[in-house]
Molecule: SAM riboswitch aptamer (S box leader)
Organism: Parapedobacter koreensis
RNA sequence: GGUUUAUAAAGAAGUGGCGAGAGACUGGCUCAAUGACCCACUGGCAACCAUCCGCAAAUGGCAGAAAAGGUGCCAAUUCCUGUCCCAACUCUAUGUUUUGUUGGGAGCAUAUAAAUU
Numbered sequence: 001g002g003u004u005u006a007u008a009a010a011g012a013a014g015u016g017g018c019g020a021g022a023g024a025c026u027g028g029c030u031c032a033a034u035g036a037c038c039c040a041c042u043g044g045c046a047a048c049c050a051u052c053c054g055c056a057a058a059u060g061g062c063a064g065a066a067a068a069g070g071u072g073c074c075a076a077u078u079c080c081u082g083u084c085c086c087a088a089c090u091c092u093a094u095g096u097u098u099u100g101u102u103g104g105g106a107g108c109a110u111a112u113a114a115a116u117u
Stems, first nucleotide, its partner, number of pairs: 001117008013042005021031003025082001027080002043074003048070002051065002054062002078109001083106007
């Protein structure tokens, strides 16, 4: 890196270093010399794995506890968005193809964990 499964509306920041872009990509919008992003330290959040316990026994099962271990995370819902479907309103004005807005659903993509290759 590929594949599979699960999760993504909650939660959690200070100090120091560096010095220009950053938020994956598109369009938006936002953050940033009052120093972002990134790195280090300290602190914290959460509970995926592991641990403990009860149930189950087809199962990668279900519920709970704890936070010492392995990860993860600590601006904005994964910041919003993209493809398809549905609904309401709207543009157009009678076309069977259509403008835009909002809401809902599914999907894609991405991130993380765990397993596997």